Predicted 3D model of a 397-nucleotide RNA (Bacterial RNase P class A) from Gryllotalpicola reticulitermitis. Its Rfam family is "Bacterial RNase P class A". Gene Ontology terms of the family: dimeric ribonuclease P complex, ribonuclease P activity and tRNA processing. It is annotated as a ribozyme. The gene name in the source record is rnpB.

[in-house]
RNA sequence: UGGGUCGGCGAGACGGUCGCGUCAGCUCCGGCCUCGAGUCGAAGCUGCCGAGGAACGUCCGGGCUCCAUAGAGCAGGGCGGUGGGUAACACCCACCCGGGGCAACCCGCGAGACAGUGCCACAGAGAACAGACCGCCGCGCAGACCGUGCCGAGAGGCGCGGGCGCGCGGUAAGGGUGAAACGGUGGGGUAAGAGCCCACCAGCGAUCGGGGUGACCCGGUCGGCUCGGCAAACCUCGCCCGGAGCAAGGUCAGACAGGGGACCACGAGGCUGCUCGUCUCGUCCCCGGGUAGACCGCUAGAGCGGCGCGGCAACGCGUCGCCGAGAGAGAUGGCCGUCCAGGGCUCCGCUUGAUCGCGGGCCUCGACAGAACCCGGCGUAUCAGCCGGCCCAUUCC
Numbered sequence: 001u002g003g004g005u006c007g008g009c010g011a012g013a014c015g016g017u018c019g020c021g022u023c024a025g026c027u028c029c030g031g032c033c034u035c036g037a038g039u040c041g042a043a044g045c046u047g048c049c050g051a052g053g054a055a056c057g058u059c060c061g062g063g064c065u066c067c068a069u070a071g072a073g074c075a076g077g078g079c080g081g082u083g084g085g086u087a088a089c090a091c092c093c094a095c096c097c098g099g100g101g102c103a104a105c106c107c108g109c110g111a112g113a114c115a116g117u118g119c120c121a122c123a124g125a126g127a128a129c130a131g132a133c134c135g136c137c138g139c140g141c142a143g144a145c146c147g148u149g150c151c152g153a154g155a156g157g158c159g160c161g162g163g164c165g166c167g168c169g170g171u172a173a174g175g176g177u178g179a180a181a182c183g184g185u186g187g188g189g190u191a192a193g194a195g196c197c198c199a200c201c202a203g204c205g206a207u208c209g210g211g212g213u214g215a216c217c218c219g220g221u222c223g224g225c226u227c228g229g230c231a232a233a234c235c236u237c238g239c240c241c242g243g244a245g246c247a248a249g250g251u252c253a254g255a256c257a258g259g260g261g262a263c264c265a266c267g268a269g270g271c272u273g274c275u276c277g278u279c280u281c282g283u284c285c286c287c288g289g290g291u292a293g294a295c296c297g298c299u300a301g302a303g304c305g306g307c308g309c310g311g312c313a314a315c316g317c318g319u320c321g322c323c324g325a326g327a328g329a330g331a332u333g334g335c336c337g338u339c340c341a342g343g344g345c346u347c348c349g350c351u352u353g354a355u356c357g358c359g360g361g362c363c364u365c366g367a368c369a370g371a372a373c374c375c376g377g378c379g380u381a382u383c384a385g386c387c388g389g390c391c392c393a394u395u396c397c
Stems, first nucleotide, its partner, number of pairs: 001393009012339007020050002023047005029041004033036001052368001056379002059377005064245004071276004076241005081095005096110001097108004111236002116234002118230003133175002135171007143164001145162007183201006202226002204223008249296004258287006267281004303322008340366001342364004347360004
């Protein structure tokens, strides 16, 4: 310098002007009464604060609330290498194994296929303890053909060999099909072949030694054992999961009209499908009627930032500082100016042989997206940028 890979930052800045929401203070006005430093409400002014990295999707995991201090079994669901982190997780960190890449690094829905059942499309002869389509080999049959031997004067006859054809077998070396065809290479062996036998290699199993907390890794010996894949098919093993959700739930105020039915204990209900257990008892169901107001929950929290310590890291501990929306479902914005960043025009100037480039001018653009009980994750969306680590190639010293 070029290419790659991984991570982080930030989410335009400032000013003017017109607005919006909660709260606090002040001014002023009105209602109510117990007439007060009361209470409720309207307006104006001032002040503080006022969306995000994803507030999003609502896909996981928790807190919190009620249902019993959330109980048991079955059913159902989720997770799945190992060790850590955490409130918890399907998340994160480190490592292992497998795959890709020269490398940095990336990807993996990563338990079990000798517990059982099932499936393996198309093609192919055959798809699981398989399979003879072509080929190769052996035997048999019957002819025509080719070559050839003998006999015969000749016509012809008797043979041998070859490939062709048909039939019965052998063979998994070779061809061909497929995502996958029952180890690979070489030698022996054979009618032809084959772990049929042997050497080496690969895998599997058993066993021994060493390393590691562990997944696992390294090495030795033995056994021809050669055994396909799919569990996001059923299934098996291990671990985890009670339900509903802030319209949870509670307090206050207000409104209305009752009627009918079931069961009084082998009953009804208690927010999961069943069973058990347990709790409550005037409870449930239907028709009809009424209300839909205020307050709490509500935001100080697994919080954010700095420093120190422990740890490879995720993270933890200690200490100091800070307070940052809380609603009606609804607020958090509009316009103008200057600057910043990007794109375009090729209008002007500089430079040059010419482009490129630099400066100016004009136009345009600044994304994705909006809290509603709160956190931790994941996934998805995102204009234009900036910074850093590492790897590869090249050049120079």
Its mean pLDDT, the model's own confidence on a scale to 100, is 76.